Record summary
Transfer RNA from Terasakiella brassicae, 77 nucleotides, folded computationally. The coordinates come from a structure-prediction model, not an experiment, and the mean pLDDT is 82. It matches the Rfam family "tRNA". Rfam's curators write: Transfer RNA (tRNA) molecules are approximately 80 nucleotides in length. The sequence was found in a public genome assembly.
RNA sequence: GGCUGGAUAGCUCAGCUGGUUAGAGCGCGGCACUCAUAAUGCCGAGGUCGGCAGUUCAAGUCUGCCUCCAGCUACCA
Numbered sequence: 001g002g003c004u005g006g007a008u009a010g011c012u013c014a015g016c017u018g019g020u021u022a023g024a025g026c027g028c029g030g031c032a033c034u035c036a037u038a039a040u041g042c043c044g045a046g047g048u049c050g051g052c053a054g055u056u057c058a059a060g061u062c063u064g065c066c067u068c069c070a071g072c073u074a075c076c077a
Base pairs, nucleotide, nucleotide: 001073002072003071004070005069006068007067010026011025012024013023019057028044029043030042031041032040050066051065052064053063054062
């Protein structure tokens, strides 16, 4: 340099064929329960969906470019 996969909540990850309000587990805050904790249950906060542009009535999802991460590979030595 080329190819492939990936980037979505603090962490780990879902998201089918583009369609109204983007979700789960853990973690965090509150409440319940308990003598008290743990566990458990309920409620809640938390998101520029990597960035910019494009297509579209409508984009996390499609297209182009760029950034970063992982792997494979070529060349030089």